Small-subunit ribosomal RNA, central domain from an uncultured organism, 350 nucleotides, folded computationally. Model confidence (mean pLDDT): 86 of 100.
Context: one part of a larger RNA
RNA sequence: CUGGGCGUAAAGAGCAUGUAGGCGGCUUGUUAAGUCAGAUGUGAAAGCCCGCGGCUCAACCGCGGAAGAGCACUUGAAACUGGCAGGAUAGAAUACGGUAGAGGGUUGUAGAACACCAGGUGUAGAGGUGAAAUUCGUAGAGAUCUGGUAGAAUACCGGUGGCGAAGGCGGCAACCUGGACCGAUAUUGACGCUGAGAUGCGAAAGCGUGGGGAGCGAACAGGAUUAGAUACCCUGGUAGUCCACGCCGUAAACGAUGAAUACUGGAUGCAGCGGGUAUCGACCUCUGCUGUGCCGGAGUUAACGCAUUAAGUGAUCCGCCUGGGGAGUACGAUCGCAAGAUUAAAACUC
Repeated sequence: CUGGGCGUAAAGAGCAUGUAGGCGGCUUGUUAAGUCAGAUGUGAAAGCCCGCGGCUCAACCGCGGAAGAGCACUUGAAACUGGCAGGAUAGAAUACGGUAGAGGGUUGUAGAACACCAGGUGUAGAGGUGAAAUUCGUAGAGAUCUGGUAGAAUACCGGUGGCGAAGGCGGCAACCUGGACCGAUAUUGACGCUGAGAUGCGAAAGCGUGGGGAGCGAACAGGAUUAGAUACCCUGGUAGUCCACGCCGUAAACGAUGAAUACUGGAUGCAGCGGGUAUCGACCUCUGCUGUGCCGGAGUUAACGCAUUAAGUGAUCCGCCUGGGGAGUACGAUCGCAAGAUUAAAACUC
C1' cells in the first nucleotide's frame, strides 16, 4: 500500500468562515485527455513456461519456440469520467409578504434582597454549632421604624420551552444589528458539498493597565473537631468575582456521536408558521413544513443501547486511532508578558 475502525474498548479537531485540493444533479451536440480494442517498435542474455537433445537417470547443461508489464508511435470506438458549446429547473441563491425568539452590541431605567452610614424606639444579649468557641454588644449590639449610599444579580413567569456555529444567552425600555422558519409567486440557472494550510470566535481560571468592590470568597488568621487535622464545621478575610481595553486559547469545550446529502414501518408530547373542515369567533377534527423530546419495529451493535434528530442502508470530503506504562513527557520549533499552550519522540519496562 491493501485492509479494519472512531457513543461507552485506542480514536470526531471546542466551533465556524473559507484558499488549494478532492467530489459533484438532469439533458443535447462535439472533442477524444482518461478509458477500451487492434497494429507496429522496444521489451539484452540468463531465468520462468513448452518442445527436442547431451551427461547411464536426475539435478545440471545445450538448441529452438512461446510469453511478457511498462513506454513510444499509430488506427479506431464513444457508453462512462474529463474538456468545449448549448438547453432546462428538481440542488443552491435572490426578491416579496408574514412570524417566533434569554441571538449579538450600546445606552438608560425599575423593584426585591444583602451590606454600610445617619437618626428614632428600646435593653441585654446577638451570632454560630452536633455541641461549642473564636466573633459582635452597656462606648448601647441584635430587633424594629425612617432617611440615605453603594455594588452585584434579576424571584414569580420558567417549561426534557426558545435562540445561537460552538462557547453560551434570562427584569424592563429604546437604538443599531446577525440568523432561522412559514407562505405564494417571480428571477438567476448547478452558481453545489467538503475543506489540508490559513483566518476568526471561543466557559471558567489566570495575566497586563486603569477603575470598582455590596455579597461571595482561593490564599491567610483564629475557633472547634481529632491520636494528629496544613481538611470537612464556625468567625473573619486578601486576590478574584464586576467594568473598560489588551492578552491567554484551554475544559467531562459532552450527544464523550465531524459536515453535507439521499433512502428506510409506526405511536405520542411540546414550540413556530400554514392549509382543509367547522363556526359570529374561540374550541374540535384532519393535514403540510421546520425545530425539539419521549417510546418502540425492521435493521444494527461485543453488549448496553441506537432506531427518519440512526449508532440502519448508500455515495462524498475532512479529522483521528493502531497494546499498557514511560508521556501528552523530554528535546527542538512556533506562539505567549508570564502561567503555559500547540506540535511531539526514544531508551527502558510489563

The RNAcentral record of the full RNA draws on Greengenes.